RNA sequence: GGAGCCGGCCGGGCAGUCGCUCCGGCCUCGGCCGGGGAGGAAAGUCCGGGCUCCGCAGGGCAGGGUGCCAGGUAACGCCUGGGCGGCGCGAGCCGACGGAAAGUGCCACAGAAAACAUACCGCCUAAGCGCUUCGGCGCCGGCAAGGGUGAAAAGGUGCGGUAAGAGCGCACCGCGCGUCCGGCAACGGUACGCGGCACGGUAAACCCCACCUGGAGCAAGACCAAAUAGGGAAGCAUGCGGCUCACGCCGCGACGCGCGGCCCGCGCGCGCUUCCGGGUAGGUCGCUCGAGACGCACGGCGACGUGCGCCCCAGAUGAAUGACUGUCCCCGACAGAACCCGGCUUACAGGCCGGCUCCUGCG
Numbered sequence: 001g002g003a004g005c006c007g008g009c010c011g012g013g014c015a016g017u018c019g020c021u022c023c024g025g026c027c028u029c030g031g032c033c034g035g036g037g038a039g040g041a042a043a044g045u046c047c048g049g050g051c052u053c054c055g056c057a058g059g060g061c062a063g064g065g066u067g068c069c070a071g072g073u074a075a076c077g078c079c080u081g082g083g084c085g086g087c088g089c090g091a092g093c094c095g096a097c098g099g100a101a102a103g104u105g106c107c108a109c110a111g112a113a114a115a116c117a118u119a120c121c122g123c124c125u126a127a128g129c130g131c132u133u134c135g136g137c138g139c140c141g142g143c144a145a146g147g148g149u150g151a152a153a154a155g156g157u158g159c160g161g162u163a164a165g166a167g168c169g170c171a172c173c174g175c176g177c178g179u180c181c182g183g184c185a186a187c188g189g190u191a192c193g194c195g196g197c198a199c200g201g202u203a204a205a206c207c208c209c210a211c212c213u214g215g216a217g218c219a220a221g222a223c224c225a226a227a228u229a230g231g232g233a234a235g236c237a238u239g240c241g242g243c244u245c246a247c248g249c250c251g252c253g254a255c256g257c258g259c260g261g262c263c264c265g266c267g268c269g270c271g272c273u274u275c276c277g278g279g280u281a282g283g284u285c286g287c288u289c290g291a292g293a294c295g296c297a298c299g300g301c302g303a304c305g306u307g308c309g310c311c312c313c314a315g316a317u318g319a320a321u322g323a324c325u326g327u328c329c330c331c332g333a334c335a336g337a338a339c340c341c342g343g344c345u346u347a348c349a350g351g352c353c354g355g356c357u358c359c360u361g362c363g
Stems, first nucleotide, its partner, number of pairs: 001359010012328007020037007039334001043345002046343005051217004063213005068082005083097001084095004098208002103206002105202003120147002122143003128139004155173006174197001175195005180189003221285004231276006239252005255269005292311001294309006329332001
């Protein structure tokens, strides 16, 4: 100098004017003064928890979820450290990473055969039989080394062995099991022994094993509470006549309301007063002081924990967080709370800081 890897951070600054909203104070009740006012993702709503209501004796089944090991945490499918596998020269990155010798299913096409192995091409002719021109040929058979198919073909290399071959035998490698050693463990070492080898793949196929798991969500939920209508209780009123055993019905009258007022008439209603309870509109709480932020010290490789100090940092509900001007710069991305918190994932112009790796040049 070039090419990369990992981690952390910023996300226009300053000043003035006018607005919006919340809190506190004053107060002549209309304002004034002081203070706070979006994010690293407020987003997607994918996990986990707090909180609230409902359900629930205990246990089990079903269903759902998680899935190497250890730790962290309120909890997690998150994080940290480690193991194993894969990728990269490397710094590093990625991984649903339990079980396929419990069972069942599936494995397209091609291919002889896709799992109790098998034989298309091929290799062999030792033994047995037949023929023979004595070279062989055929039958009966043997083999799985080589070729071919496939994503995948029943351990690999070599030597021996054989008619040709084959874990058929042996050595090494691989594999499985056991012991030992290291490690809390996952796992590793291969130190020793055993087994010729019994395990093709697939569990984001059924399934098995281990662990976890009730449902709904702030429009949760709680409180206050009009008007109108309806419900309940108490008190007052409930006339006359007809029918009926009674309930009740009909007619007349009284009362109230409507037809602008009054009289008549017509229509409607059977009542009046007080109290109680449910509930709607509306209002209040839930609502933001919290697994809180920052700093320091200590423990821990780390995630994180403990102690001390210090701070208060949006809380709306037609829903605020804006507009204008000046000035400077590299001319400003993705995007905006709605109960809260811990994660994950996704989006993001441009820029800053720290650590590390590889290549090249020069001294």
Predicted 3D model of a 363-nucleotide RNA (Bacterial RNase P class A) from Thioalkalivibrio sp. XN8. Its mean pLDDT, the model's own confidence on a scale to 100, is 75. Of the family's consensus pairs, 94% are formed in the model. It matches the Rfam family "Bacterial RNase P class A". The family's RNA type in Rfam is ribozyme.